[in-house]
């Protein structure tokens, strides 16, 4: 060079066209505990890597591109 895969919340990851985009963990608050921690209740937190297109409706489909990864040369 060709070809494939991933990219979605601080992390790891669900969602494969149609309700308000979700889970554990994390963190912030509350509760319980002489203090913590373990449970338990509630909260913040996302322009779905970009950008363009096809549909009434796109995280999802189709095209460029970025990034990081296999494989081949």
């Nucleotide at each position: 060079g060709u070809g494939g895969g991933u990219g979605u919340a601080g992390c790891u990851c669900a969602g494969u066209g149609g309700u308000u985009a979700g889970a554990g963990c994390g963190c912030c608050g509350g509760g319980u505990u002489g203090u913590g921690g373990c449970c338990c209740c509630g909260g913040a937190g996302g322009u779905c890597g970009g950008g363009g297109g096809u549909u009434c409706a796109a995280a999802u489909c189709c095209c460029c591109u970025c990034a990081c990864u296999c494989a081949c040369c």